[in-house]
RNA sequence: GCAUCAAGAGUGGGCCUUGGCCCACGCCAACCUGCCUCCCCGGGCAAGGUGGCGGUCCCUACGGGACGAUGCGGCCGAGACGGCAACGAACCGGGU
Numbered sequence: 001g002c003a004u005c006a007a008g009a010g011u012g013g014g015c016c017u018u019g020g021c022c023c024a025c026g027c028c029a030a031c032c033u034g035c036c037u038c039c040c041c042g043g044g045c046a047a048g049g050u051g052g053c054g055g056u057c058c059c060u061a062c063g064g065g066a067c068g069a070u071g072c073g074g075c076c077g078a079g080a081c082g083g084c085a086a087c088g089a090a091c092c093g094g095g096u
Base pairs, nucleotide, nucleotide: 001072002071003070004069005068010025011024012023013022014021015020026053027052028051031049032048033047034045035044036043039095040094041093042092055067056066057065058064059063074084075083076082
């Protein structure tokens, strides 16, 4: 800087400054990567990388704003126009 904050998803234990944090297991969600098809558009898949399981407040209010939050892949390598891994899931529609 851009996008999103509609919906969705929790139990147990610990710490303890009583306010959240931490741990275990579980669950949710397509933001990035990857995959479903060689390419493009749409749609899909929780596999890899994040994140979440309570957004708050305000206004002259079917909307908008402020603050805040999340994302804009990961790992190895001094670095490269270098290398590595990514499911038993989805296994679809349209276009050249």
Annotation
Predicted 3D model of a 96-nucleotide RNA (SAM-I/IV (S-adenosyl methionine) riboswitch aptamer) from uncultured Allosphingosinicella sp. Lineage of the source: Bacteria > Pseudomonadati > Sphingomonadales > Sphingomicrobiaceae > Allosphingosinicella. Its Rfam family is "SAM-I/IV (S-adenosyl methionine) riboswitch aptamer". The family is grouped with related families in Rfam's "SAM clan". Gene Ontology terms of the family: regulation of gene expression and S-adenosylmethionine metabolic process.